[in-house]
Transfer RNA from a Candidatus Saccharimonadota bacterium, 85 nucleotides, folded computationally. It was read from a public genome assembly. The prediction has a mean pLDDT of 80. It matches the Rfam family "tRNA". It is annotated as a transfer RNA.

RNA sequence: GCCGCGAUGGUGGAAUCGGUAGACACGCCAGACUCAAAAUUUGGUGAGCAUAACGCUCGUGCCGGUUCAAGUCCGGCUCGCGGUA
Repeated sequence: GCCGCGAUGGUGGAAUCGGUAGACACGCCAGACUCAAAAUUUGGUGAGCAUAACGCUCGUGCCGGUUCAAGUCCGGCUCGCGGUA
């Protein structure tokens, strides 16, 4: 150089054919339990803005394209892993 695979919340990791992004687990926060903690258990947990409450906007490595609609398809780029002369 060329070929293949990959990049998704704080972490791992789903999302089948393009149709509610983040299921599930861990972690974290709060409650229960305890003298206190661990374990267990219940609830919450992407970000920003806002409300008494309901909400609104943004978010899949980066930049574009196609589409009513893109994590998913197309082009370019960056980084990582593997293969090859």